[in-house]
Small-subunit ribosomal RNA from an uncultured bacterium, 1383 nucleotides, folded computationally. The sequence is in RNAcentral, with records from Greengenes. The coordinates come from a structure-prediction model, not an experiment, and the mean pLDDT is 84.
RNA sequence: CCCUUAGAGUUUGCUCUUGGCUCAGGACGAACGCUGGCGGCACGCCUAACACAUGCAAGUCGAACGGAGAAUUGAGAGCUUGCUUUUGAUUCUUAGUGGCGGACGGGUGAGUAACACGUGAGCAACCUACCUUUAAGCGAGGGAUAGCUUCUGGAAACGGAUGGUAAUACCUCAUAACAUAGUGAUAUCGCAUGGUAACACUAUCAAAGAUUUAUCGUUUAGAGAUGGGCUCGCGUCUGAUUAGAUAGUUGGUGAGGUAACGGCUCACCAAGUCGACGAUCAGUAGCCGGACUGAGAGGUUGAACGGCCACAUUGGGACUGAGAGACGGUCCAGACUCCUACGGGAGGCAGCAGUGGGGAAUAUUGGGCAAUGGGGGAAACCCUGACCCAGCAACGCCGCGUGAGGGAAGAAGGCCUUCGGGUUGUAAACCUCUGUCCUUGGGGACGAACAAAUGACUGUACCCAAGGAGGAAGCUCCGGCUAACUACGUGCCAGCAGCCGCGGUAAUACGUAGGGGGCAAGCGUUGUCCGGAAUGAUUGGGCGUAAAGGGCGCGUAGGCGGCCCGGUAAGUCUGGAGUGAAAGUCCUGCUUUUAAGGUGGGAAUUGCUUUGGAUAUUGUCGGGCUUGAGUGCAGGAGAGGUAAGUGGAAUUCCCAGUGUAGCGGUGAAAUGCGUAGAGAUUGGGAGGAACACCAGUGGCGAAGGCGACUUACUGGACUGUAACUGACGCUGAGGCGCGAAAGUGUGGGGAGCAAACAGGAUUAGAUACCCUGGUAGUCCACACUGUAAACGAUGAAUGCUAGGUGUAGGGGGUAUCGACCCCUUCUGUGCCGGAGUUAACACAAUAAGCAUUCCGCCUGGGGAGUACGGCCGCAAGGUUGAAACUCAAAGGAAUUGACGGGGGCCCGCACAAGCAGCGGAGCAUGUGGUUUAAUUCGACGCAACGCGAAGAACCUUACCAGGUCUUGACAUCCAGGUAAAGCGGUAGAGAUACCGUGUGUGCUUGCACAAUCUGAGACAGGUGGUGCAUGGUUGUCGUCAGCUCGUGUCGUGAGAUGUUGGGUUAAGUCCCGCAACGAGCGCAACCCUUACUAAUAGUUACUAACACGUGAAGGUGAGGACUCUAUUGGGACUGCCGGGGACAACUCGGAGGAAGGUGGGGACGACGUCAAAUCAUCAUGCCCCUUAUGACCUGGGCUACACACGUGCUACAAUGGUCGUUACAGAGAGAAGCGAAAUCGCAAGGUAGAGCGGAUCUCAAAAAAGCGAUCCCAGUUCGGAUUGUGGGCUGCAACCCGCCCACAUGAAGUCGGAGUUGCUAGUAAUCGCGGAUCGGCAUGCCGCGGUGAAUACGAUCCCGGGCCUUGCACACACCGCCCGUCA
Repeated sequence: CCCUUAGAGUUUGCUCUUGGCUCAGGACGAACGCUGGCGGCACGCCUAACACAUGCAAGUCGAACGGAGAAUUGAGAGCUUGCUUUUGAUUCUUAGUGGCGGACGGGUGAGUAACACGUGAGCAACCUACCUUUAAGCGAGGGAUAGCUUCUGGAAACGGAUGGUAAUACCUCAUAACAUAGUGAUAUCGCAUGGUAACACUAUCAAAGAUUUAUCGUUUAGAGAUGGGCUCGCGUCUGAUUAGAUAGUUGGUGAGGUAACGGCUCACCAAGUCGACGAUCAGUAGCCGGACUGAGAGGUUGAACGGCCACAUUGGGACUGAGAGACGGUCCAGACUCCUACGGGAGGCAGCAGUGGGGAAUAUUGGGCAAUGGGGGAAACCCUGACCCAGCAACGCCGCGUGAGGGAAGAAGGCCUUCGGGUUGUAAACCUCUGUCCUUGGGGACGAACAAAUGACUGUACCCAAGGAGGAAGCUCCGGCUAACUACGUGCCAGCAGCCGCGGUAAUACGUAGGGGGCAAGCGUUGUCCGGAAUGAUUGGGCGUAAAGGGCGCGUAGGCGGCCCGGUAAGUCUGGAGUGAAAGUCCUGCUUUUAAGGUGGGAAUUGCUUUGGAUAUUGUCGGGCUUGAGUGCAGGAGAGGUAAGUGGAAUUCCCAGUGUAGCGGUGAAAUGCGUAGAGAUUGGGAGGAACACCAGUGGCGAAGGCGACUUACUGGACUGUAACUGACGCUGAGGCGCGAAAGUGUGGGGAGCAAACAGGAUUAGAUACCCUGGUAGUCCACACUGUAAACGAUGAAUGCUAGGUGUAGGGGGUAUCGACCCCUUCUGUGCCGGAGUUAACACAAUAAGCAUUCCGCCUGGGGAGUACGGCCGCAAGGUUGAAACUCAAAGGAAUUGACGGGGGCCCGCACAAGCAGCGGAGCAUGUGGUUUAAUUCGACGCAACGCGAAGAACCUUACCAGGUCUUGACAUCCAGGUAAAGCGGUAGAGAUACCGUGUGUGCUUGCACAAUCUGAGACAGGUGGUGCAUGGUUGUCGUCAGCUCGUGUCGUGAGAUGUUGGGUUAAGUCCCGCAACGAGCGCAACCCUUACUAAUAGUUACUAACACGUGAAGGUGAGGACUCUAUUGGGACUGCCGGGGACAACUCGGAGGAAGGUGGGGACGACGUCAAAUCAUCAUGCCCCUUAUGACCUGGGCUACACACGUGCUACAAUGGUCGUUACAGAGAGAAGCGAAAUCGCAAGGUAGAGCGGAUCUCAAAAAAGCGAUCCCAGUUCGGAUUGUGGGCUGCAACCCGCCCACAUGAAGUCGGAGUUGCUAGUAAUCGCGGAUCGGCAUGCCGCGGUGAAUACGAUCCCGGGCCUUGCACACACCGCCCGUCA
């Protein structure tokens, strides 16, 4: 002085974590799509180092040389007098000889993993033309040769021969040392060989001239400068599935060669040299300054500019030269192209333009040497595709513009709309201005240095004037990440997509439009790099369960290492010096009007080299120490190991005895064994394997592992002591060894067990589980294999960091007579637990804590521990160990649910115990199916199916056929006309049409109202679709006991706690306890009804007493007692007593009571679940129909019928049927109604019409029961279907298609398979009565009372539910998930 660190989406129902994928940023020699006004500065073949037409890119010097040519001119000759020729002078041009330069400049990156490059040193082992400087010199000769002449070969390229000629070309001689070499001797210095300086002698060598007289050139030597050559330290990609490489190889001696050192080359000698710190081989690559990115460390990169290297069609060779193994030189060979007369020749764009080709892709065959620079020349000057400019391209960076101000009737149009409006939007129009760019005209530079002249760019930049808002805006996005939303179209189609994911009829995600966001002459896409990514982690990660500790030990290299003293100064720290080119970056000045850009100064360049100093620490050297480590001595413990021997129990087998019919085996059986004697039992024998009890989260071992006893040999650990050594230690890549079981080889052994195999079962099958047998194997010896969930899923070592409590082996103290007990210490092995750690679970002195050292291993899932290669193995196989491709996850821990043929507790007519049924028959009714013109539609496990429908002959009615209507059957609005309706008639099946009749209300007296007709359109209408767009309503779990919240606390969090636990209850009911304390919705209660009672009231109800009265009778007076009615109260609360319980809640029993523990019943249904049901009750969004999917009418259908199912009724009979007789209810209904008495009919019913809008009258008879008679077990005196005939009732109308009566007919059915339903008390069962709907039509539904049971031991099982707990790979939640085969 400068800088100073950003995240998000996606695994899940949810959470935390691990982990990958993806995005937001920046950059580019870019490309592609759409679009495109101007200028400045940069930049432009990344691919085929592919092939190249054409032009240009290296020449110059006449002041080196001899000629040749041209022009001018002097002199002469000839004559055709303006021509030829001779000679001289001047100027110009230049083929050749000669000199210098063509080794620079320009291009490219093929090769190269190397002293190629970078950086820093060295050369005492070297060279350097031109240039600068110093010293000295330039004398005398000679012979050639090109050009040229003549001849000649060849198509050409290119030559050959002859003759003569010049030089700064070439050669000889002289002179010469401060040069070189040798010899001799001296001084001095150093860095190993050695260097430097001076001296003496010997040897060897030089030159060139030109000219304008200024100079230039030339020779030798020294020095310098510049440029190069060589050597060395360090650095410089990937692969070990490349581990060994090397014969000139490594070194030496000698020689050769080079400017110079050197195996550079050669001869001889030796056998070395490189390599795990990665040789060799393979792949890839020009290197750097720098560039991009990044907070940095790093990562990637090496276009343009600059430095170095390499290359020049491919490979090789030398020549010339100061310099080359030479891009535009040469020779040879190869490939290719071109010319050819076929004999032979020519060529090299990776120079600048340009062409073809390749490719997604990269420019003009331009101007000029004016500037800068280069070559030649004395110079003028010539050359220069280096360079300076221009052209093309938005390829990049930077700047400018496309107008500015005012302007609300918030115009029109567009889009949306809740139809009110909103938005586009001050935006436009319109008014007032300005002139950057643009156009025209005029002026007009810098770059030019020097006295003058000289500008490609260029009449350019710039300036002035005029003109006119005129000519100049697009691209992309709008679901989240990520700023920005609506409409329409489409309908898992078309399409989108960076990731997650959108689209299956209401898509902010597709397409279009309107609107909005972003950037802007650009915008988006694609590709690549860095970042984010701490996702290879030095900074800065991990390995118990997510990927990851080697199976274990010994030990090599390596890494790391105790205390004290001294030396040294390699690491380290610090000061100085050199270098780290310039450009670039950063800072700071100046300058293009600004910016990009340009130009000064500084910083930085973290590096390397060198030198002085410091010495704590690391290293190294020396000396010492004892605590680490080891040894000695004294002890005790142990399934530690190896070998040999011994023992008893048991199984099996063999022999013998006794003995008889079974044994064995299983869930149950069978195969098997047994009358040839099994099994059982007794005795004897054989053989192999394993060692009961002791036995213990006890012991030992490195791990694998080790268990009868004895003996021998042997390893390790522990305790005590402190005698000895004196850091001897830790870890350990490779290496070596050990290493369960199974398996392999050879030889033994073989009792039991037992893969394979056989048989029997089980099963749909059963190559399994179960049973009967049974071979390898299991055992031993010797070899091999080398792996396991070889696990504590936790590498080894050392130190430190609270405790508590067991256990094993030692020691010490205390105590005691002693054994115990108690305290303490070391080692091992467990449990609990604090701090700390951890994603959590958990770990916690035996760490997963705090630190150090070393080793091994990991980097998303699958593919795959697979393939190929190597190594090992007899084999089986082991070890090492990929890629293509594919997915957006795969995982860990924990949470809440759901689930379990998991556990515990509990409840329910859930089972059990019972009663009555259903399922069989006939019929009724609903549904499916089928049929039909139509059999309208809906409801489908429980929770559809006597359901919507509390009542289809027409109507209803939505369906079908036919006939009709089109502002409509219904509503509102407008105009006009008329009353309309009603009644009658005609036609018609009717709707309808026509005719006749008929004629309103209010009044302010010409209007209004109501009704109706006609007309036009707005609109009506739809039981058309979507219940998966909805509201409302309803069902269900379930009247199950649950569902939640506030605050607090715990947890990173999801969440937990409360709500769990111990009791108890019908109940999350209550009590107790508790990090919880409270509260809400549910439960209960409050409401209705029923059971008891009191008071009040007393008609239509009632009648005890009193009176009257009847055939009888509350019939009458009367009464308010009773019953009853209907209002208000009381009563029941575990209140009392006893037992249990915890002194609680509560429970059991009892008393009293009409009723006893919510007395019985009802209404009442928490949070929610099922996309449950309903668009056909109703309402409603969107879609659809509009002379029809709307409306009207007649007829038909919803009532069909081979079948199947559900729900009922009636039965099958004697607890019954029939007949007779005779009692006792409750709750209801009634005016278009209930309908009495009387009367007719066998009856249904008819006539009749009293009474009653009802505690009065009517329906109305209750029935079963009771009493009596009969039937006598049968298809009947059971049962009543079906059918016939005749009637009745309702209704416009009973044919399809109603109900009832009488007579006749008299079917199935003798109690119902598998299975299944309801019900726990006034219940089931049984008996009748009423009501709604309704003209008529219940066996259905809703109610009412009468009679009135049986059983419940219990909690094993089935079903459903509640709570706690456990497992989980489920969360659409077990109707889940998921594996394999096939398509």